Molecule: transfer RNA
Organism: Hydrothermarchaeaceae archaeon (SeqCode)
RNA sequence: GGGCCCGUGGUCUAGUGGCUAUGACGACAGCUUCACAUGCUGUAGGUCCUGGGUUCAAAUCCCAGCGGGCCCA
Numbered sequence: 001g002g003g004c005c006c007g008u009g010g011u012c013u014a015g016u017g018g019c020u021a022u023g024a025c026g027a028c029a030g031c032u033u034c035a036c037a038u039g040c041u042g043u044a045g046g047u048c049c050u051g052g053g054u055u056c057a058a059a060u061c062c063c064a065g066c067g068g069g070c071c072c073a
Stems, first nucleotide, its partner, number of pairs: 001072007010025003018056001027043005049065005
C1' cells in the first nucleotide's frame, strides 16, 4: 500500500428498515439468613464509534473518517 470482517449499558451479546433496542454477567436496593453464600424480586445504567446521505421511518442501507482484528504485498 491492497483486500476482508467487526464497532450496541462496566463486560459479553441479540437485533439484517417500522410499536419503549434484547438477554446474560456485574453494580445497587429489598425479601430470605444470627450472618455470609445461594435463591427470588425490583432499580439504575445505551446520544447503538463519529460525521454526512437515502427514506415517511435508520442500530440496520450508502459514503467518508476513526478504532480494532485477520490475510496479502